Molecule: c-di-GMP-I riboswitch aptamer
């Protein structure tokens, strides 16, 4: 210098849950926590999922308001759901 395992060391991130705060919600920030992660770093570009509102169709119920399922449209959320893009620590043999 190249290659590259994730056994060991160093360092890093941080699920559930709880406190406080933001949001209509999904969810987010922060502190504690420690399930996990070799990209669990960044990026909503494609798909998925979730939330809100609307339209159309179906179902249920009612005196009426309504509830619910599917599809479509739109605005959000999630990169710790998958794929794509960008960047990157250590270094057994």
């Nucleotide at each position: 210098u190249g290659a590259g395992a994730g056994c060991g060391g160093a360092g890093g991130c941080a699920a559930a849950c709880g406190g406080c705060g933001g949001g209509a919600a999904a969810c987010c920030g922060u502190c504690g926590g420690g399930c996990g992660c070799a990209a669990a770093g960044c990026u909503a570009u494609g798909g998925g999922u979730c939330u809100a509102c609307g339209a159309u169709a179906g179902g249920c119920a009612u005196g009426a308001g309504g509830c619910u399922u599917a599809u479509c449209a739109c605005a959000g959320a999630u990169c710790g759901c998958c794929a794509g893009g960008c960047u990157g620590c250590c270094g057994a043999c």